[in-house]
RNA sequence: GACGUAUGGAGCUCUAUCGCUCUAUGAAUGGGUCUCUGAUCUAACAUAGGGAGGAAAAUCCGGACAACGUAGAGCACCACACCAUCUAACGGAUGGGGCCUCGGUAAGAGGUACAGAAAGUGUCGCAGAAAAUUACCGCCCCGAGUAAGUCGGGGUAAGGGUGAAAAUGUGCGGUAAGAGCGCACGCGAAGAUAAGGUAACUUGUUUUCGGGAUAAACCUUGUGGGUUGAAAUGCCAUGUAUAUUCCGGGCUGCCAGUUUCGGCAGGUUGAGUGGCUCGCUCAACUGUUUGAAAAAACAAUCGGAAGGGGUAGGCAGCUAGAUCAUUAUUGUGAAGUAAUGACCAGAUAAAUGAUAGGGACUCGGGGUAAAAUCUGAGCUACAGAAUCCGGUUUAUAUCCAUACGUUUUAU
Numbered sequence: 001g002a003c004g005u006a007u008g009g010a011g012c013u014c015u016a017u018c019g020c021u022c023u024a025u026g027a028a029u030g031g032g033u034c035u036c037u038g039a040u041c042u043a044a045c046a047u048a049g050g051g052a053g054g055a056a057a058a059u060c061c062g063g064a065c066a067a068c069g070u071a072g073a074g075c076a077c078c079a080c081a082c083c084a085u086c087u088a089a090c091g092g093a094u095g096g097g098g099c100c101u102c103g104g105u106a107a108g109a110g111g112u113a114c115a116g117a118a119a120g121u122g123u124c125g126c127a128g129a130a131a132a133u134u135a136c137c138g139c140c141c142c143g144a145g146u147a148a149g150u151c152g153g154g155g156u157a158a159g160g161g162u163g164a165a166a167a168u169g170u171g172c173g174g175u176a177a178g179a180g181c182g183c184a185c186g187c188g189a190a191g192a193u194a195a196g197g198u199a200a201c202u203u204g205u206u207u208u209c210g211g212g213a214u215a216a217a218c219c220u221u222g223u224g225g226g227u228u229g230a231a232a233u234g235c236c237a238u239g240u241a242u243a244u245u246c247c248g249g250g251c252u253g254c255c256a257g258u259u260u261c262g263g264c265a266g267g268u269u270g271a272g273u274g275g276c277u278c279g280c281u282c283a284a285c286u287g288u289u290u291g292a293a294a295a296a297a298c299a300a301u302c303g304g305a306a307g308g309g310g311u312a313g314g315c316a317g318c319u320a321g322a323u324c325a326u327u328a329u330u331g332u333g334a335a336g337u338a339a340u341g342a343c344c345a346g347a348u349a350a351a352u353g354a355u356a357g358g359g360a361c362u363c364g365g366g367g368u369a370a371a372a373u374c375u376g377a378g379c380u381a382c383a384g385a386a387u388c389c390g391g392u393u394u395a396u397a398u399c400c401a402u403a404c405g406u407u408u409u410a411u
Base pairs, nucleotide, nucleotide: 001407002406003405004404005403006402007401008400009399010398012359013358014357015356016355017354018353020051021050022049023048024047025046026045029043030042031041032040033039034038053382057393058392060391061390062389063388064387065229066228067227068226072278073277074276075275077225078224079223080222081221082096083095084094085093086092097114098112099111100110101109102108115220116219120218121217122214123213124212136160137159138156139155140154141153142152143151144150168186169185170184171183172182173181187210188209189208190207191206192205193204194203195202196201233316234315235314236313244306245305246304247303248302249301251266252265253264254263255262267285268284269283270282271281272280273279286299287298288297289296290295323342324341325340326339327338328337329336330335361378362377363376364375365374
């Protein structure tokens, strides 16, 4: 110097003129209202100040906040899963540990959906004899046969083949031939124990067992989860018809009580509570007529379904915050603490822009040992607030800084 990885930052700026929007102030002017020589609201105008991101995107997680007649229990359903720490919280972050990948003496870099296969069920295609308890070739023993690469019986899983994987690896002994059959040293799993570590774990010694993989397969264990969501939610104004039809409910006991009105307990029907069950809460349970009674009809009331009418305007929520900046300090770090200072969009079909001239930056030309001056082009990548905040993921021309790695050149 080049290339790569990781982290952090920038990703335009100045002047002039005109324009859009929000806030504050305003003598006088226009309009409205009222308690009317005044107060208040609003329009235009003037002055001053502010106005789109690191992701505003994805609608993926977590919350703040708001509402739900009580928000409770069980089941279902969903999510997470090594250890410690950070945080309002998280399925997030930081630092460690295990396992895996690249690299290799090592260092280093990256990934991780890392609870459980010794609770159970399932799956491992094709090939192969066989994917779990098998024997194709082979090896050994016995018999038949003139003999053969022949036939029959028995033993075997060390050698070969197939395959991603074939009954834990190598060596020695042993055997008819073999086999953990025996021994030595290893490998894996489950324990015990000593040391180190906050812990996950690491190292050593030792006991038992020895087909394996798979749970982003079903499943089991542990922890957690109320729902909806700013078109939430609350308030004001205006306007109308809930006309009409259908279905369902209409009890019992006690207390008070002249009548009226009411209270308590049980029950029936309906509604609400993310799905189901239970629980809980709320509403209604009246009058008249006919009838010996049962019962029927009508009206009112409550609830449900159908069907129809009116309105679609305004205010709040709405930006002072788990906020931002600087300095100091604690910590490996995420992050925390303290002091000082600041107020930095609030639109509602949705504002934050246009023109002109410069500067910076990028690319090219020319020039040079390398540059500078000069010249031409480009207003620059991804892209735009909509209740707010934290995190994850995705997109991103170009430039700067730091750390690490590889490589080239010079001294």